[in-house]
Molecule: c-di-GMP-I riboswitch aptamer
Organism: Pelosinus sp.
């Protein structure tokens, strides 16, 4: 010095409820507060999946499609970072 699997360490993130505010809605910040999480870090790039303002349609007051909205804690991909007995 480089590999690579396992257990450490020092820490890291923070589900659901619940408040308050944005938002048509899904959902988001934020505060509480842990359900997990070895990337539960970051990209919305490819599948999924979630709403449907508006838009097109109609058998027209109910309804159907449609994402340019969303979800990275849904699954892959890019990427970064931590530890390292042996």
């Nucleotide at each position: 010095a480089u590999a690579a699997a396992u257990g450490u360490u020092u820490g890291g993130c923070a589900a659901a409820c619940c408040u308050a505010u944005c938002g048509a809605a899904a959902g988001a910040u934020a505060g509480u507060g842990a359900c997990g999480c070895a990337a539960a870090g970051c990209c919305a790039u490819g599948g999924a999946u979630c709403u449907a303002a508006g838009g097109a349609c109609g058998a027209a007051u109910u309804g159907u499609c449609u994402a340019c909205g969303a979800u990275u804690g849904c699954c892959a991909g890019g990427u970064u970072g931590c530890c390292g007995a042996u």